[in-house]
């Protein structure tokens, strides 16, 4: 959010919206306040074996007037199962991981949107959408080079 219901869609940096900030109406005394109805409220990158648990869960980009403050969720974490790898099999224990299944070091490499500019559409507005047009990242991905256990049994030379 559609539907009588059954059931279906969509969404994971994701939804929301009691604070706040602002628009419009009505009453007032064009303030201020009341009361209603609305707007806003995170920009990409990147991330999922199964469970249980837990919450301020990864990265940079813009801005310095709300990307403020919150809630909820989660692909993070922890733990255990499962499965890779760490020596040719198997096993135990241990370490690192998640099927492209190594932590780290060097070195090379591809890859972002909003910002911004010009345009159009919707709305009284506040502000929403769209469509062009041109930059710019980190993290992490990929290559290449270094760098990785212990103990047993068993195979092989």
């Nucleotide at each position: 959010c559609c539907u009588a219901a059954a059931g279906g869609u969509c969404a994971a940096g994701c939804g929301c919206c009691a604070g706040a900030a602002c628009c419009c109406g009505c009453g007032c005394u064009u303030c201020c306040u009341g009361c209603g109805g609305g707007u806003u409220g995170a920009c990409g990158a990147g991330g999922a074996g199964g469970g249980a648990g837990u919450u301020u869960a990864u990265c940079g980009a813009a801005g310095u007037u709300u990307u403020c403050g919150g809630c909820g969720g989660a692909u993070g974490c922890u733990c255990c199962c499962c499965g890779g790898u760490c020596g040719g099999g198997c096993c135990a224990c241990g370490a690192c991981c998640g099927u492209u299944a190594g932590c780290g070091g060097c070195a090379c490499u591809a890859c972002a949107a909003a910002a911004c500019c010009g345009g159009c559409c919707g709305g009284c507005a506040a502000c929403g959408g769209c469509c062009g047009g041109g930059a710019c990242a980190a993290a992490g991905g990929g290559u290449g080079c270094c760098u990785g256990g212990u103990g047993g049994c068993c195979a092989g030379a």

This is a predicted structure of a 157-nucleotide RNA (glmS glucosamine-6-phosphate activated ribozyme aptamer) from Desulfovirgula thermocuniculi DSM 16036. Rfam family: glmS glucosamine-6-phosphate activated ribozyme aptamer. By type it is a riboswitch.